[in-house]
Context: one part of a larger RNA
RNA sequence: CUGGGCGUAAAGCGCGCGUAGGCGGUGUGAUCAGUCAGCUGUGAAAGCCCAUGGCUCAACCAUGGACGUGCAGUUGAAACUGUCAGACUUGAGUACUGGAGGGGGUGGUGGAAUUCCCGGUGUAGAGGUGAAAUUCGUAGAUAUCGGGAGGAAUACCGGUGGCGAAGGCGACCACCUGGCCAGAUACUGACGCUGAGGUGCGAAAGCGUGGGGAGCAAACAGGAUUAGAUACCCUGGUAGUCCACGCCGUAAACGAUGAGAACUAGGUGUUGGGAUGGAUCCCAUUUCAUUGCCGGAGCUAACGCAUUAAGUUCUCCGCCUGGGGAGUACGGUCGCAAGAUUAAAACUC
Numbered sequence: 001c002u003g004g005g006c007g008u009a010a011a012g013c014g015c016g017c018g019u020a021g022g023c024g025g026u027g028u029g030a031u032c033a034g035u036c037a038g039c040u041g042u043g044a045a046a047g048c049c050c051a052u053g054g055c056u057c058a059a060c061c062a063u064g065g066a067c068g069u070g071c072a073g074u075u076g077a078a079a080c081u082g083u084c085a086g087a088c089u090u091g092a093g094u095a096c097u098g099g100a101g102g103g104g105g106u107g108g109u110g111g112a113a114u115u116c117c118c119g120g121u122g123u124a125g126a127g128g129u130g131a132a133a134u135u136c137g138u139a140g141a142u143a144u145c146g147g148g149a150g151g152a153a154u155a156c157c158g159g160u161g162g163c164g165a166a167g168g169c170g171a172c173c174a175c176c177u178g179g180c181c182a183g184a185u186a187c188u189g190a191c192g193c194u195g196a197g198g199u200g201c202g203a204a205a206g207c208g209u210g211g212g213g214a215g216c217a218a219a220c221a222g223g224a225u226u227a228g229a230u231a232c233c234c235u236g237g238u239a240g241u242c243c244a245c246g247c248c249g250u251a252a253a254c255g256a257u258g259a260g261a262a263c264u265a266g267g268u269g270u271u272g273g274g275a276u277g278g279a280u281c282c283c284a285u286u287u288c289a290u291u292g293c294c295g296g297a298g299c300u301a302a303c304g305c306a307u308u309a310a311g312u313u314c315u316c317c318g319c320c321u322g323g324g325g326a327g328u329a330c331g332g333u334c335g336c337a338a339g340a341u342u343a344a345a346a347c348u349c
Stems, first nucleotide, its partner, number of pairs: 003321004007303002012317001014201004021194003025088002028085004033081002035077008049065006091191001092188004096183004103177007110154001115149007125136002162169002206247006215241002220236004258316006266294004271289008298305002322349003331342004
């Protein structure tokens, strides 16, 4: 470079926004850059190919022809691509009326429970386990009642239910704020899709500074178990978990399935709207959008996928190319560090 691929065999960036670039709806007119056709010039000779000829043949050689996919010029064509002009409304968007929601941020307010403190009742155990012990308790524990403090999490509702691009989001109230769906009109008029670099977000753990610390709990200590037990079980327990600000930038960041668009049997649930019919609640039919299951064609190595495609096609990006060495070394970039990212080779099978 090319080919074939990327759910599970190697392979979809964790997810957005977006620059360059690539690609791009429907008419009309113009142009002729791409494109196509003709002609001209050039495309050295030798070689290759064809024909004829010369060495007795052949190799070899000679002559002629063809080829030379290219480049330039010129004459045309105008469907397609491009460009220009002007138009359209189906793509995209704006306005309007409704709707659902744990979407995000800030502040505030509750109730249940654990722990601790104070007081009352009360007495010998409690706790824990497979069984125990460490542990707590006559300095009054466990249990129970009343009061108080403080932190964290929000039972039931709760649901292959909802929202979000992903990570993720769950008590209640207020404020600020993003997106989505449906309906009916009006408007803009291709304003679109993707997206190398770039930039932002990004669970948990970890790091820095300052707070906070109830429960839980790496490390650690002790008790057990065991041949041993640096574990599993038990009693404790510090970082951490929580808050503010700043870093880190990784996960089986998973649907192990990139984004967008079009097309291609059905059946049955679910959530949010709309329409129609019957109508008292409500029910039926239908139509958008969402989220599940089953299943046909088709696809697949099989498993399975199957209008939420892994089917049939198009556009753009990312990635793979035998196993190990190795996601390592070196170098670069980033980071306070931990490390992250980019990423080989020798050697070996």